[in-house]
SAM riboswitch aptamer (S box leader), 112 nucleotides, folded computationally. The prediction has a mean pLDDT of 82. The sequence was found by an Rfam model in a public genome assembly.
C1' cells in the first nucleotide's frame, strides 16, 4: 500500500503554552470557537493487545498442548481515544418524521 477481521449512540480537566479557527476530503446541512479553535505538555478514558485467573465448544480413543467462542479482575508496556452517532445527509430497500443494509472512513490485530 492492500487483504482478513472486530468494533464505531457509552467514557476522558473550570489545568498550562498558544494565539484563530476547528468538526478527515468533496457537496450539501448544521454546529463548536475570544466565557479562547488548531497545536503542544500535563490530565484523563478505554480496555484492542497485554497480565493473572477461569467456563464451554469442534475435532481426537483418552489427556496436554494448539483451535474456537465466552467470563471475572488488572492497566505497567504497546496502540487509540477525550463536543454533538463516523455530527447529519450523499448509494439501496422498506411498514418511509423512522429503521435495515450498504460504500466509504476511523481504530486495533493479524497477514502481505
Nucleotide at each position: 500500500u492492500c487483504c482478513u477481521u472486530a468494533u464505531c449512540a457509552a467514557g476522558a480537566g473550570a489545568g498550562g503554552c498558544g494565539g484563530a479557527g476547528g468538526g478527515g476530503a468533496c457537496a450539501g446541512g448544521c454546529c463548536c470557537g475570544a466565557u479562547g479553535a488548531a497545536g503542544c505538555c500535563c490530565g484523563g478514558c478505554a480496555a484492542c493487545c497485554c497480565g493473572u485467573c477461569u467456563g464451554g465448544g469442534a475435532a481426537g480413543a483418552u489427556c496436554c498442548a494448539g483451535c474456537c467462542c465466552g467470563g471475572a479482575c488488572g492497566a505497567a508496556g504497546g496502540u487509540g481515544c477525550c463536543a454533538a452517532a463516523u455530527c447529519c445527509u450523499g448509494c439501496g430497500g422498506c411498514a418511509u418524521a423512522g429503521c435495515c443494509g450498504g460504500c466509504a472512513g476511523a481504530u486495533g490485530a493479524g497477514g502481505u